[in-house]
RNA sequence: CCGUGCUAGGCGGGGAGGUAGCGGUGCCCUGUACUCGCAAUCCGCUCUAGCGAGGCUGAAUCCCCUUCCGAGGGGCGCAGGCCUGCGGUGUCGCCGCGCCGAACGUGGUGUCGAUGGCCCGGGUCCCGUGCGACGUCGGUCCGUGAACCAGGUCAGGUCCGGAAGGAAGCAGCCUUAAGCGGUGUCCGGCGGGCGUGGCGGGGUCCCCCGAGCCGGAGCCACGGCCUCGACGCCGGUGCCCGCAGACCGGCCACGACGGAGGGUGCACGG
Numbered sequence: 001c002c003g004u005g006c007u008a009g010g011c012g013g014g015g016a017g018g019u020a021g022c023g024g025u026g027c028c029c030u031g032u033a034c035u036c037g038c039a040a041u042c043c044g045c046u047c048u049a050g051c052g053a054g055g056c057u058g059a060a061u062c063c064c065c066u067u068c069c070g071a072g073g074g075g076c077g078c079a080g081g082c083c084u085g086c087g088g089u090g091u092c093g094c095c096g097c098g099c100c101g102a103a104c105g106u107g108g109u110g111u112c113g114a115u116g117g118c119c120c121g122g123g124u125c126c127c128g129u130g131c132g133a134c135g136u137c138g139g140u141c142c143g144u145g146a147a148c149c150a151g152g153u154c155a156g157g158u159c160c161g162g163a164a165g166g167a168a169g170c171a172g173c174c175u176u177a178a179g180c181g182g183u184g185u186c187c188g189g190c191g192g193g194c195g196u197g198g199c200g201g202g203g204u205c206c207c208c209c210g211a212g213c214c215g216g217a218g219c220c221a222c223g224g225c226c227u228c229g230a231c232g233c234c235g236g237u238g239c240c241c242g243c244a245g246a247c248c249g250g251c252c253a254c255g256a257c258g259g260a261g262g263g264u265g266c267a268c269g270g
Stems, first nucleotide, its partner, number of pairs: 001270006009057003012030004020046005034054005063263006072254001074252003078249001080248002083245006090239001092238004096233003100229003104223006116214003120210004125202005130196003134191006141182004150175004158167003
């Protein structure tokens, strides 16, 4: 080096999920790759991590290792781009609404003197007081009001007296005191978140009224389209800030297929 027969190995791998973990069934990627049985609130195992039965191939295109490429899925908001949603905020921009003013329009008023200014008087303000009303108390007035201890009259009865007569006196009747009740009017006292503004005093220029003086042209009411300005809005939107999310981009590890390099037997015969 050749031939024959064998053996280890191989006959798919990976990602996510799931699991204490590993592998599988199911999903996805790769792309072609023996068969049968098991399996999702599952099946089989335990770090050399599917199990059982059968078959094929077999030391190299095929098995093992390293490396490159990189389909694909996953993680990180990482805040770069773009978009969406939510929230916040302002001496910010724009728009809208409300309100006020100016300007504008209409009407009235004003040289028979406007707005304004000055002075005076009055009111408003304060104190006292008068009057009225109200309340309360007292008086007045009315009613009621005493078994006896109030008055008058006192039947009957009682007492004194020989009699004439006299005395006290219950009930009844008529009154009355205190008290109680009422009290329209009248009189008096007292009171106050009452009225009036009568009288007197004080004070002031915020406001109102009136009169006078200065001065010389505005003043008042109403309207709401456009214009301008101030203010307000738990009105909208833009800008800004924050948070969350989708896509693109970025980073991280895994990584199929593929490329490159290297490694791995035994027996016999020639």